The prediction has a mean pLDDT of 82. This is a predicted structure of a 521-nucleotide part of an RNA (small-subunit ribosomal RNA, 5' domain) from Paraburkholderia caledonica. NCBI's taxonomy places the organism under Bacteria, Pseudomonadati, Pseudomonadota, Betaproteobacteria, Paraburkholderia.
[in-house]
Context: one part of a larger RNA
RNA sequence: CGGGGGGGGCCUUGCCCUUUAACUUGCAAGUCGAACGGCAGCACGGGGGCAACCCUGGUGGCGAGUGGCGAACGGGUGAUUAAUACAUCGGAACGUGUCCUGUAGUGGGGGAUAGCCCGGCGAAAGCCGGAUUAAUACCGCAUACGCUCUGCGGAGGAAAGCGGGGGAUCCUUCGGGACCUCGCGCUACAGGGGCGGCCGAUGGCAGAUUAGCUAGUUGGUGGGGUAAAGGCCUACCAAGGCGACGAUCUGUAGCUGGUCUGAGAGGACGACCAGCCACACUGGGACUGAGACACGGCCCAGACUCCUACGGGAGGCAGCAGUGGGGAAUUUUGGACAAUGGGCGCAAGCCUGAUCCAGCAAUGCCGCGUGUGUGAAGAAGGCCUUCGGGUUGUAAAGCACUUUUGUCCGGAAAGAAAACCUCGUGGUUAAUACCCGUGGGGGAUGACGGUACCGGAAGAAUAAGCACCGGCUAACUACGUGCCAGCAGCCGCGGUAAUACGUAGGGUGCAAGCGUUAAUC
Numbered sequence: 001c002g003g004g005g006g007g008g009g010c011c012u013u014g015c016c017c018u019u020u021a022a023c024u025u026g027c028a029a030g031u032c033g034a035a036c037g038g039c040a041g042c043a044c045g046g047g048g049g050c051a052a053c054c055c056u057g058g059u060g061g062c063g064a065g066u067g068g069c070g071a072a073c074g075g076g077u078g079a080u081u082a083a084u085a086c087a088u089c090g091g092a093a094c095g096u097g098u099c100c101u102g103u104a105g106u107g108g109g110g111g112a113u114a115g116c117c118c119g120g121c122g123a124a125a126g127c128c129g130g131a132u133u134a135a136u137a138c139c140g141c142a143u144a145c146g147c148u149c150u151g152c153g154g155a156g157g158a159a160a161g162c163g164g165g166g167g168a169u170c171c172u173u174c175g176g177g178a179c180c181u182c183g184c185g186c187u188a189c190a191g192g193g194g195c196g197g198c199c200g201a202u203g204g205c206a207g208a209u210u211a212g213c214u215a216g217u218u219g220g221u222g223g224g225g226u227a228a229a230g231g232c233c234u235a236c237c238a239a240g241g242c243g244a245c246g247a248u249c250u251g252u253a254g255c256u257g258g259u260c261u262g263a264g265a266g267g268a269c270g271a272c273c274a275g276c277c278a279c280a281c282u283g284g285g286a287c288u289g290a291g292a293c294a295c296g297g298c299c300c301a302g303a304c305u306c307c308u309a310c311g312g313g314a315g316g317c318a319g320c321a322g323u324g325g326g327g328a329a330u331u332u333u334g335g336a337c338a339a340u341g342g343g344c345g346c347a348a349g350c351c352u353g354a355u356c357c358a359g360c361a362a363u364g365c366c367g368c369g370u371g372u373g374u375g376a377a378g379a380a381g382g383c384c385u386u387c388g389g390g391u392u393g394u395a396a397a398g399c400a401c402u403u404u405u406g407u408c409c410g411g412a413a414a415g416a417a418a419a420c421c422u423c424g425u426g427g428u429u430a431a432u433a434c435c436c437g438u439g440g441g442g443g444a445u446g447a448c449g450g451u452a453c454c455g456g457a458a459g460a461a462u463a464a465g466c467a468c469c470g471g472c473u474a475a476c477u478a479c480g481u482g483c484c485a486g487c488a489g490c491c492g493c494g495g496u497a498a499u500a501c502g503u504a505g506g507g508u509g510c511a512a513g514c515g516u517u518a519a520u521c
Stems, first nucleotide, its partner, number of pairs: 016326001022323002025321003030069003035066002038062002042060003045056004076279003086203006094196003099192008107141001109139002117130005147156003161184006169178003205251003212242003217239008254276004258269004281302005304315004332358001334357003340354001341352004371401004381392004407457005415448001420442008465510005470491003476505005486493002
């Protein structure tokens, strides 16, 4: 996997291993208004109007846009790769967003630009021009404990604000601001942590019907390049380097922890789970960034598919479902963010096919049931028979019980305490505000699911098959057949008394499974 069988529940695991040949549709990466200008839509408030309705960022919020962080994680697959991989042990010439610790700062200016508005082109995708505007976007100036360069004289280099609260005092366009303070940020440097880049050694496959391979090749010097060592790249110089301890070539293959088997030694394998690597339609390339040469980003080329007004555009399921195709063969276009974890955010919260659940499949594992007791006239029937009987067989019936499971009725969880509110206390502070830590109390939040579980009702009621019975190998007789039909893992059975074929009775072994086939030990 197929054939046959099939009552129920739970847990764990698996569910495209085959052609890289394709994919309709939906979802899988967003978030922040406490960075910014604003306001399309919704709700509220205000104004106008008889009404329809109109005006108004004033408020809650917020589409699109600028900006920040994330998108390099998580998820998938194993095509490549025999070594730029992996495992183990070492090494020195490196990087590091967020996080932790520490030190020093956070002053003063400027010019743009998207959005909005106006105009234009285009079928669309989209694009162009003009005017205007903001910032934690961008650029100078100042300053510089550390920092960088240095010829040691010196030279160079930074920043950004936002929010909460507040008693005096000052300013005010009466909104607020200065000032104080707290929190979150920002800049520079140093240290740490975790993570990552690089180098070496050793180890793990088949072929000699592959014996020689190599010119940036091996080394040096100068230069370049990189975060960093290095022929990594380049100019010149030398002629080296590897190889029967198997180079080179060819074939095969992701590697490991481990898994299966075995008394072990070994052998085979690398599904699930975990670590590392590689890949993302095929090939190449860089950009951005702390980190990519980037699955759901960009550019170029190619194959393919789709849209088109024929001028031109769009796409990439080896994410989750699902379709086609191929195949002996492998599921739902389900629910929820309640929990765990992740991204963003001060938070509330939003997003999350990660995840948690449900659905399908006896695919595997575990446990349970299909009744229990009694019942000899050893009933009837079946089968065998030496015709006496034997066997099926306490089996059935009958009698007396039980109710797991299933059905119906009722009750009903844990998984959820954090966040939030409040009271006390410690820190901070001018402060009993605010904020942070800590302790007590309160009340909110469940996809699964009215599920697990519990109680009750009726009723043996809803529930047994499959293979085998010559030896290996547990289990035998009768009939039919007559080297036929057939069986068969091996030996071998069958040609008229077949325990080996077919059927029946009986028996043996397993059991919601049992056999077969394939593979491995």